The RNA shown here (transfer RNA) has 75 nucleotides and comes from an archaeon.
RNA sequence: AGCAGGGUGGGGUAGUCUGGUAAUCCCGCGGGGCUCAUAACCCCGAGAUCCCUAGUUCAAAUCUAGGCCCUGCUA
Numbered sequence: 001a002g003c004a005g006g007g008u009g010g011g012g013u014a015g016u017c018u019g020g021u022a023a024u025c026c027c028g029c030g031g032g033g034c035u036c037a038u039a040a041c042c043c044c045g046a047g048a049u050c051c052c053u054a055g056u057u058c059a060a061a062u063c064u065a066g067g068c069c070c071u072g073c074u075a
Base pairs, nucleotide, nucleotide: 001074002073003072004071005070006069007068010027011026012025020058029045030044031043032042033041051067052066053065054064055063
């Protein structure tokens, strides 16, 4: 330098193909239940303007363009 994949709550991950109305699940965190108590288990809750900017659209995590960062391959 070229090509490919990726960036989504504190951590990990699905959703993008086929745009559809404040986004899934697991762990963690907070509260409650259960228990003599703890762990386990059960219930509830908070937490993401979906990497940034611009564009298209009635509507963008999803499509388009540019940029930043990470990983791999090639030279």

Its Rfam family is "tRNA". By type it is a transfer RNA. Rfam describes the family as follows. Transfer RNA (tRNA) molecules are approximately 80 nucleotides in length.